[in-house]
Context: one part of a larger RNA
Order: sequence, then structure tokens, then C1' cells
RNA sequence: UGACGGAAGGGCACCACCAGGAGUGGAGCCUGCGGCUUAAUUUGACUCAACACGGGGAAACUUACCAGGUCCGGACAUAGUAAGGAUUGACAGAUUGAAGAUCUUUCUUGAUUCUAUGGGUGGUGGUGCAUGGCCGUUCUUAGUUGGUGGAGUGAUUUGUCUGGUUAAUUCCGUUAACGAACGAGACCUCAUCCUGCUAAUUAGUCUAAGCAAUCCUCGGAUUGGCUCUGACUUCUUAGAGGGACUGUUGGUGUGGCAAGCCAACGGAGGUUUGAGGCAAUAACAGGUCUGUGAUGCCCUUAGAUGUUCUGGGCCGCACGCGCGCUACACUGAUGCAAUCAGCAAGUGUUCUACCUUAACCGAAAGGUUUGGGUAAACUUCUGAAAUUGCAUCGUGAUGGGGCUUGACGAUUGCAAUUAUUCGUCACAAACGAGGAAUUCCUAGUAAGCGCGAGUCAUCAGCUCGCAUUGAUUACGUCCCUGCCCUUUGUACA
Repeated sequence: UGACGGAAGGGCACCACCAGGAGUGGAGCCUGCGGCUUAAUUUGACUCAACACGGGGAAACUUACCAGGUCCGGACAUAGUAAGGAUUGACAGAUUGAAGAUCUUUCUUGAUUCUAUGGGUGGUGGUGCAUGGCCGUUCUUAGUUGGUGGAGUGAUUUGUCUGGUUAAUUCCGUUAACGAACGAGACCUCAUCCUGCUAAUUAGUCUAAGCAAUCCUCGGAUUGGCUCUGACUUCUUAGAGGGACUGUUGGUGUGGCAAGCCAACGGAGGUUUGAGGCAAUAACAGGUCUGUGAUGCCCUUAGAUGUUCUGGGCCGCACGCGCGCUACACUGAUGCAAUCAGCAAGUGUUCUACCUUAACCGAAAGGUUUGGGUAAACUUCUGAAAUUGCAUCGUGAUGGGGCUUGACGAUUGCAAUUAUUCGUCACAAACGAGGAAUUCCUAGUAAGCGCGAGUCAUCAGCUCGCAUUGAUUACGUCCCUGCCCUUUGUACA
């Protein structure tokens, strides 16, 4: 100087607690991990910092694993054989899952190859404890470091602090320090505001007219029905800008100023305005050689660990653990009707392959025929779900729940059996709110509810986003779990 303390004192955090909310843990199912089994059930990762993670939803491919079969995609050099032929390819039969792979039989080709050695190449082979790069974590906290000066023989220390304050080593102030740098902040992105600017037949609003439909008092009213005149930019879109700086007032803070904190006002907005991004120093023998034509070394390299084809496996089930979905009903289920979103995506490097309206057929799933769209134009006003109204049910393992199983019909795909998925009918299991434990969370948040995208030929119970409905309870503390600072003890390094 660190590290540690069942040492003391401060400070901080819903990966801590308190007050609560939703749960998970119990059931069924889905999925990952272990174990067991297996020809193989490929493999990495195992406290936070492995386990719906590898963007890992694997029918073939992927694919690394298993049972088998081909091919050389063995550059180049040297030597050999060799134009009287180095070699290549093949109908049929045998063989085989299938195969001129091989064999029988003969033809064909013409220096591309073949044989041997050296040397390459390939490898989802090994080593992440040889590495790069990237990521994760320590660590979401406030921390880190020179110069000059001071102290000390020196390692070192001061600066970097008693105190107050802040989300913050943020500031105020104290001051043997002064003046600086990185980090924090500033910055960047998104979300809120602008009746001010610039505009818009790919966005609308208002208005005038015509046609159509509906209603009635018969000449009016309505229309997100259609066609269209003119004006405008409030709504929509997106450029330039503005806007908050805790502004004003009061209180508090302090010896007196302060930094700040609290309340009200004004305001679209007063928790750093909200949410993200970026993110220092020093590390870890954290993960990745299975992202890479990044890569050292080792292994293998033609009976291949290269590559490709066929089939299987990664899905296997006495069991244990983790992330989830569906429920246990009446704040509900079912039927009919009403009624509102926002993110987004869409026909390609390989060209029938994308998003799909409408009409018709069909119980449905789906099919057929027509169109529109490379998109603010078409899908699409994505008329979403929860929600609301009216009925039926009536506390029963019940019209709760929908596991399991059978039959039938479709769709994707070369292929669906170990059932891709969807639909119809039947079957109708556990489950009556879950022990000990334990996770997440403070406002448009939790929770409920659906939608879109990623993966995708097909397939979400996953992930990432988006809107919709929308609480209870803190607005604190250091008791538990941890983190930071100061003081102290210990020679543990």
C1' cells in the first nucleotide's frame, strides 16, 4: 500500500429490507440442463457472471454424432511410366438402399492425368490454460492518474479533505497545496410542447356542386358512399428552429454569506423532464478456435477427422433442477351484437416462390379465378384483444379446465411414421390458489390484454418491440444481503 475482521463510524441499492402488488415453488403441458438409456442420443456454458443461453423454434440440409456407400476439390516440384497410349468415360448383366464404386464384356478418350517422394490443402478435429477480435463480469457504482510544491532515508503520502450537499471525487467550503487530465456531467437518440416558419393529388380539414343510398313533416336532413371546385395546414408527415435554466415567490440551510433542499405559482414539461446509448483506470488465466478465407502449436489428410449421398440421431424416459404457458372459475364461461390502437413488414445475390384485396366454392381448415402493391399510394381505417351491452348457465370437478386418445378433412415440403402445422367430431386427466424457500417491481410503472417483427418452405408456449386497460403501497431505513469511504487491529501478501 493492499487483503481480511463474528472491529467501530458514516453513506448507498427493490440484482437489499420495510409497506405492498404480481408471482414462482404444488397441477397439466412446453422448453433448457443433469442423470439414465442408446449405434448415436454431437457439443459449449455450471453461484451472482451456466440452465426459452450459443440469436440453438434441428423432419432432409443445417450437423459437428451413429450405421453404411462414393469422390478428390492430393496445388507445386523432383523421379518414374508413357504417344507402339499416362489416363478418362460408359450401354447391358452381376452387385448394391441406389450406384461403371467394383466385377464380366468390350468400346471410347488423348497428356487434362497415373505411381513414388517431398510439400501443400481441407478439417463444426484438440487446445479459449498459446492467441487476436468481440462479448460478459468485477461495476452502474464514483472511481482513476501525471506535473510542480510540501512531508518522509525510502517504499509511499498530500493533492484525492473534518463538515454540509448531490444520482455523482456533484458542488459549497475547509485547506501544504497549486494547477490539470480520464471517468461523472456535458454529448447523441427517442418521447412529450409549438394555431409561429417551410410545404404537401403518396396526408388531411373546411367548402361549393353533381350522382347514389337511408329517413321523414315532401323539401329538407344524414352518409368514413362515389365523382369533383376552391381555400387552408388545426389534425398527419418532416425539415429548420424555439422551449426548462429547477424560472418567480416563500420557507429551510449557515456566525454571516453558500452549495443545496422543500412547498406554492406560472408552465406542455420541475425525480438528472422521462427512457435509452456512449462510458475511465485496473483486472478475470470468465465465454467464444462451433461467426470469420482471424490465428500459433498438435492431430489427421485417400480404408480421411476433407467432401458428398442414403438412413438414423440431436425429440429416446423409473427420476432431479431452472425459464415459461394454461388453469383452478360467477370481477366467470358460452352465444349474439357494439366499439377503439401503435410499432412494423412485403415479389431476391439464385426470378413461379413476397404482402394479399375482392368474387365464387367449402362446416372449417382451405381452394379457384381475378386484381393492387418494389409501397404515406395496395394489403390496411391493419374495424386487434382485453372492454361494453343483452341473453343462457348457477357453485357442481359444472356450460370451470382442456391433458390424453381415436377417426376424418386440409396445408407446407422430394419426404410428415417418432404423429410439422391447421380444422371438424368424439374422448374429458390432474388442478378447489400451492409447504419450506425464493424472484421481479415505485407511474402510464406492476399486472391484465392482444398485435407486429426475428427465426421461417411449414411451425411459438421463445425473444425483441408496440400500443390498449390500468392499481395497491414506499417516497424511507441500514435490520437481513451486498457495495463504497474513513478510522482501527492483524505482518496474511
Notes:
This is a predicted structure of a 493-nucleotide part of an RNA (small-subunit ribosomal RNA, 3' major domain) from uncultured Eimeriidae. The coordinates come from a structure-prediction model, not an experiment, and the mean pLDDT is 80. The RNAcentral record of the full RNA draws on ENA and SILVA.